[in-house]
Predicted 3D model of a 375-nucleotide RNA (Bacterial RNase P class A) from a Deltaproteobacteria bacterium. The model forms 95% of the base pairs in the Rfam consensus. The prediction has a mean pLDDT of 77. Its Rfam family is "Bacterial RNase P class A". Its family is annotated with dimeric ribonuclease P complex, ribonuclease P activity and tRNA processing in the Gene Ontology. The source organism's lineage runs through Bacteria, Pseudomonadati, Myxococcota and Myxococcia.
Order: sequence, then structure tokens, then C1' cells
RNA sequence: GGAGGCCGCCGGGUGGCCGCUGUUGAAUCUUUCAACAGAGGAAAGUCCGGACACCAUAGGGCAGGGAGGUCGCUAACGGCGACCGGGGGCGACCCCAGGGUAAGGGCAACAGAAAGUAGACCGCCUCAUUAUUGAGGUAAGGGUGAAACGGUGGGGUAAGAGCCCACCAGGCAGGCGGGUGACCGCCUGUGCUAGGUAACCUCCUCCCGGUGCAAGGCCAAAUAGGCUGUGUUAUAAGGACGGCCCGUCCUUACCCGCUUUUAGCGGUAGCACAGCGGGUAGGCUGCGUGAGGCCUCUGGCAACAGAGGUCCCAGAUGAAUGGUCACCGCCUCUUUUUAGAGGCACAGAAUCCGGCUUACAGGUUGCCUCCGCUU
Repeated sequence: GGAGGCCGCCGGGUGGCCGCUGUUGAAUCUUUCAACAGAGGAAAGUCCGGACACCAUAGGGCAGGGAGGUCGCUAACGGCGACCGGGGGCGACCCCAGGGUAAGGGCAACAGAAAGUAGACCGCCUCAUUAUUGAGGUAAGGGUGAAACGGUGGGGUAAGAGCCCACCAGGCAGGCGGGUGACCGCCUGUGCUAGGUAACCUCCUCCCGGUGCAAGGCCAAAUAGGCUGUGUUAUAAGGACGGCCCGUCCUUACCCGCUUUUAGCGGUAGCACAGCGGGUAGGCUGCGUGAGGCCUCUGGCAACAGAGGUCCCAGAUGAAUGGUCACCGCCUCUUUUUAGAGGCACAGAAUCCGGCUUACAGGUUGCCUCCGCUU
């Protein structure tokens, strides 16, 4: 000097004038004045997890859903950190839905004899046959394919094959050492050699109530405490967060009249469910002090935890956070170069928080790797 890798930060600021919203204070209190504050790193997506609220069942089970190497962090998570294993890269580093295929099933085009208790096209060997051809054996050689029942060498055989042997690889069993662990290294034995896909179903292990601020609470007001139907009135029926079952809990005149009197019919009342119709759609609250931000120290490889200090940093409700001027900042072009012109991304809070994912003009710090040159 060039090319890369990784973690972050900013993405507008200052001032004047006018306007809007909130909090606090004061007053001459329909209002006015003053001070302070006023949209993000993603506010987006609504994909996860919670706080909080309601639902007696937040009891048990099924269904359903989620996760999947180990150890840590966290309120929790499908998140984050470190490490292990596998893969990519010269390297810094990056990627992996990473349990199980002798529990079962499904799928794999074409080619090929055959795609998994698979299989004989060519070839090799033996027998018969004048020849043609037929029968038997074989899976070492060749072919097909992404992949063909371990590899190399030797022995053996009619020809071959782990059939046998040596070495290697893998599997299984046992042992020693290191590590919290996943795992890693080494040794001994054993011819055991059992394809791919589980990001297909399934199996194994672990986890999970539901609904959601339009949750919920309070006040005020209004109408038609309307009408109809069904069930039931206690060894019965109904109801109880979203589906089913069990358990558990809660609610409901053993009223009146008639008759063919252990029953039936009718009526009233209560409870539950369903439908039709009508009124209201207002105000307050929830509503921002938090698993909070920032700084320092200690511990930890880190994620993060603890301690101390400091700060308060939007609460609208048809929806405020704006307009304008000047200067500064950044980028582009021209050139009048201590100048001129133009431009400045993605994009707007609505209960709140922790993550993930997506969008983003431009600027910038630090650390690390490789290549070249010089000293």
C1' cells in the first nucleotide's frame, strides 16, 4: 500500500420567531403566564417469550403444539455465550432443524441384472452337445448409475467369494488416561462388515392452561326489568377458560287445578340455553418508576452477574411531537477553490418489556488474517 474477516457507533445538531401536546407551579381561574419534556435502530413484521388482567378447575388424561450435541446466561424463549462433532476457506473466520435405521413403515426419476433378507447383462469355470444351444456354479473383472453388501496384497479354488491370512478402515465388547460434559487419545479382543433419506411418517427424551389493553375496573345515561321457543325443578336437568373424557364445584317452587289418580294434561314461578326485537356507543381509569437508562469498580474466556453513583427520558385518543430562517455536519457536480449549485436513507409511539426477521443514502472507531514493497 492492497485484499479480506469480526464486533460496534452515528444517521442529524445549535439558535431565533410562530404553532401544537403533556407535567409542574402561580394567578386576575370559560383562560393566561413561566419552566421542563416531547416519535426508533428498527417504532416495522405480529414470528417467539414474558410482565399484567380476566376465566373456580391455573386438577388428571387424550388430542394439539414446540424443542433436540454439551455446559453456562436469562423472568422466559425456538434467544444469547463458550466449547464438542461434521463441513467450507491458505488464513482471520463462516455454515449445520447436530437424538435414534437390527422397533415399524414410506420414498428414490432415468439408467441398470438388481436400489436392500436387492441381483446375473457382458464376462469367468464345469458338464452335455457335430455345431447351435442347454443345465449348474460365481459375484473377484467389466458395464449402468449420485450411490451396487468394506479396501490393498497374498493364499486357496474347476472358476471365485473374509473362504483363510497380513495390514488398514469401520462396528461391537472390555480397559486405561484427559475433560464438569458433549467428546478426545491409547491399548486388547473379535472376520462382525448390517446402503441413502427421519428438513417423510413414526419412535425416544424434555417442555407447554386459554383469551388478550378492543384485557380489565369504576361512574353516568337510555330503552321495551320486551316477545318467542326448548329443557328442567333434585337417584333429575343445566352450567363451569378454546376441543374431548374423567373428577370436582355451582344453580334450580318436590307450587296450584283437573282427570281415566303410582300417571297424564294445563297454569304460574325459578333456573339454564337459544332466537327475534329495542336502547346506549359518553366520561374517568388501566397509562408509564421500569426484569429502566447511563457511568465506574469487582468476578467471569464470554453471554452476563453483583456493588456503588447518577438520571427521569412522550402519553395522544380521529389521534400532539410541526412550520420557517440562519449557521454547522455529510455526499455529489461544477468551478468563481478560504466559492457556487443541488441533495441528505429506511421510515412514525398507542399496555409495556426481552429476542428474532426484514428495510436502510451516507459516515466512522477498534481488533485480526493474507499478499506485496521498503528499512